Predicted 3D model of a 74-nucleotide RNA (transfer RNA) from a marine sediment metagenome. Rfam family: tRNA. Rfam classes the family as a transfer RNA. The prediction has a mean pLDDT of 82. The sequence is in RNAcentral, with records from MGnify.

RNA sequence: GGGGAAGUGGCCUAGUUGGUUAAGGCGUCGGACUCAUAAUCCGAAGAUCGGGGGUUCAAGUCCCCCCUUCCCCA
Numbered sequence: 001g002g003g004g005a006a007g008u009g010g011c012c013u014a015g016u017u018g019g020u021u022a023a024g025g026c027g028u029c030g031g032a033c034u035c036a037u038a039a040u041c042c043g044a045a046g047a048u049c050g051g052g053g054g055u056u057c058a059a060g061u062c063c064c065c066c067c068u069u070c071c072c073c074a
Base pairs, nucleotide, nucleotide: 001073002072003071004070005069006068007067010026011025012024013023019057028044029043030042031041032040050066051065052064053063054062
């Protein structure tokens, strides 16, 4: 330099064809239970989806540019 894949709460992921309030697990916080801790159960907070622009009535999803990571070729 060329090609490909990926980026979504603190962490790991789902969201497949564009369509109601972005879903789940772990973790965190509060509560129940316990002499107490763990386990278990209940509840809560936390992401406008890597950045910008475009298309559309409507974008995490489609298009373009950029950033970062990984893989292949040279």